Predicted 3D model of a 501-nucleotide part of an RNA (large-subunit ribosomal RNA, domain I) from a seawater metagenome. Rfam family: Bacterial large subunit ribosomal RNA.
Context: one part of a larger RNA
RNA sequence: CGUGCACGGUGGAUGCCUAGGCAGUCAGAGGCGAUGAAGGACGUGGUAACCUGCGAAAAGCUUUGGGAAGGUGGUAAACAACCUAUGAUCCAGAGAUAUCCGAAUGGGGAAACCCACCCAGCGUAAGCUGGGUAUCUUAUACUGAAUACAUAGGUAUAAGAGGCGAACCGGGAGAACUGAAACAUCUAAGUACCCCGAGGAAAAGAAAUCAAUUGAGAUUCCCCUAGUAGCGGCGAGCGAACGGGGAUUAGCCCUUAAGUUUAUUAUGUUUUAGCGGAAGUAGCUGGAAAGUUACGCCAUAGUGGGUGAUAGCCCCGUACGCGAAAAGGCAUUUUAGAUGAAAACGAGUAGGUCGGGACACGAGAAAUCUUGACUGAACAUGGGGGGACCAUCCUCCAAGGCUAAAUACUCCUGACUGACCGAUAGUGAACCAGUACCGUGAGGGAAAGGCGAAAAGAACCCCUGUGAGGGGAGUGAAAUAGAUCCUGAAACCGUGUACGU
Numbered sequence: 001c002g003u004g005c006a007c008g009g010u011g012g013a014u015g016c017c018u019a020g021g022c023a024g025u026c027a028g029a030g031g032c033g034a035u036g037a038a039g040g041a042c043g044u045g046g047u048a049a050c051c052u053g054c055g056a057a058a059a060g061c062u063u064u065g066g067g068a069a070g071g072u073g074g075u076a077a078a079c080a081a082c083c084u085a086u087g088a089u090c091c092a093g094a095g096a097u098a099u100c101c102g103a104a105u106g107g108g109g110a111a112a113c114c115c116a117c118c119c120a121g122c123g124u125a126a127g128c129u130g131g132g133u134a135u136c137u138u139a140u141a142c143u144g145a146a147u148a149c150a151u152a153g154g155u156a157u158a159a160g161a162g163g164c165g166a167a168c169c170g171g172g173a174g175a176a177c178u179g180a181a182a183c184a185u186c187u188a189a190g191u192a193c194c195c196c197g198a199g200g201a202a203a204a205g206a207a208a209u210c211a212a213u214u215g216a217g218a219u220u221c222c223c224c225u226a227g228u229a230g231c232g233g234c235g236a237g238c239g240a241a242c243g244g245g246g247a248u249u250a251g252c253c254c255u256u257a258a259g260u261u262u263a264u265u266a267u268g269u270u271u272u273a274g275c276g277g278a279a280g281u282a283g284c285u286g287g288a289a290a291g292u293u294a295c296g297c298c299a300u301a302g303u304g305g306g307u308g309a310u311a312g313c314c315c316c317g318u319a320c321g322c323g324a325a326a327a328g329g330c331a332u333u334u335u336a337g338a339u340g341a342a343a344a345c346g347a348g349u350a351g352g353u354c355g356g357g358a359c360a361c362g363a364g365a366a367a368u369c370u371u372g373a374c375u376g377a378a379c380a381u382g383g384g385g386g387g388a389c390c391a392u393c394c395u396c397c398a399a400g401g402c403u404a405a406a407u408a409c410u411c412c413u414g415a416c417u418g419a420c421c422g423a424u425a426g427u428g429a430a431c432c433a434g435u436a437c438c439g440u441g442a443g444g445g446a447a448a449g450g451c452g453a454a455a456a457g458a459a460c461c462c463c464u465g466u467g468a469g470g471g472g473a474g475u476g477a478a479a480u481a482g483a484u485c486c487u488g489a490a491a492c493c494g495u496g497u498a499c500g501u
Base pairs, nucleotide, nucleotide: 001500002499003498004497005496006495007494008493009492015486016450017449020421021420022418023417024416025415026414027413028412029410030409031164032163039101040100041099042055043054044053046079049075050074051073061095062094063093064092065091066090070083071082072081106115107114108113116133117132118131119130120129121128122127135161136160137159138158139157140156141155142154143153168199169197170196171195172194179186183233209216210215220247221246222245223244224243230238231237251402252401253400254346259339260338261337262336263335266332267331268330269329270328271327272326274322275321276320280295281294282293283292284291296313297312298302304316305315306314351375352374353373354372355371356370357369358368361387382397383396384395385394386393437444438443457485460472461471462470463469
C1' cells in the first nucleotide's frame, strides 16, 4: 500500500410523517373608496427584538347577546403587578377612537415631511381646540371683456366624479416570431400588448329574421348537422348555414309603462356566536393499550380527528334536535319616491359611385352588414329581403328605446372530495418568503421541516482555558433518541485484526 472482516467518523440518500401546497365539487360573495380605500410609515406592552393585533381612547374602549373558570396574543420560559361567579379572558352583532403618507384633495414636496389662510369657541396673552379651503363635470345664481346687445371669462352655492381590485365582458387601437418546409397574397390573429368603460355577470334580444310553395316565430348557451357546403399563391390553411335535439323561457314602450330600483311596513326563511347529544369493563403483553382474550352495550351517531401502538362506547365531534338581544341577505307584501325617458313610428336616412372593413366567403358572378368622400329616394296605392340581375310569388316593416333566465369567470368565505404531491416533490415560499441576497434601475430571487409519549432538556462529580469537547452519575422504553438530536444508504476518511506484497 492492497484485499477481507469487525468497529467507527463524515455525509444526509431512503423509509415513515405533515404543519403547506395542487386540482376540484356544492353553496356563499362578487366589490372597497372623499363617512378617506388598497397598500404602507411611525408608534403602541411592566419587557430589548420580530410577528400578530391595535392607533395618542393605541395586544385596546362602550354596549347588546353567547359562554364559562380561569385569564393578561405568539417566538418565550421566568419574574413583577394585576383581572375574574358583581361573570373575567374568549366568541358574535352594533358603535366609539382611528397619528402620518397614500386618489390624497389648503400650497409645496426628495411619500410617511415642510409652510399657510378663513371661520367658530376658549384664553389677559402666548396659544389651544374644532370645522373649512384641490381639480373636473353638471345645475343654479350673480357678475362680466375686446364690442353696443351679447358671448368668452370670473365668482359663489349644491350634487357627483377621481383611486384600488384576480379573472370574466363590451368597445377603441393593434404587432411580430411562426406556418406556408424560402417568401410577398395568406397564416399566426383581430391573438399578444396598450387604452376606455361597465356589471355581478356583461353583451345580445322581441324580425325591414329564416324558409321554400309546407312552414317556423326574440336573444344567449350546449350537442349534432360537419371538418360537410364553401373560401383559399384552390398552397399552407380557414371553415359556415339551413335543419334537428336540448338548457332556459317573457315580453313590452314612445297617448306614459312591461319592467328595474331606493327607502319603508309586515310575514316567512336564511347568515353572522352557540346548546343538548347514545353506549365498556376486566385479564394478559408492554414504557404506555386503543393490541389480544373474555363477557357486554349504543347506533337517525361505525364521517373525521385526538389520546403514551390500531378506540363506535376515553376526549372533541358526528346523526338528530334546539337557539339570536343586535345587524344583514332573500321571497312575498304595505306606503312613498326614482328610473325606464328618446317625445310623438324614426331623411342627409334607404339606395348609388369611389375607397376600406365585417361576414367561413382573399373582388370574385358576390348578395348581406358597416362607413371615410361625393351624392341621394319613396312615404303602406309605400318600402326591405329571399346570394349578381329581372319578373312572379313568398315573407317582413329599417333609419327610436327597455328587457330577467339559461352562459363566462373566481382576488375572496364556508363545507367537502381526490387511483394529486409529500420537503431536489407540492406554490417561488410547509420554516418570520417575495424574505436574505444580487442589480443604478426595470427586475431577478434562494437555501432552510422531524429529540421524546412527556423536557422528564442531563442535579452532582471529574479532565479542561471559570473553554470547546468529553468521562461518570441521573432521566427515559430507548441517549449510537443529548438538542449539529427519528431512520441514518453511498461517495470519502479512519482504528483494530488476518492475509498478500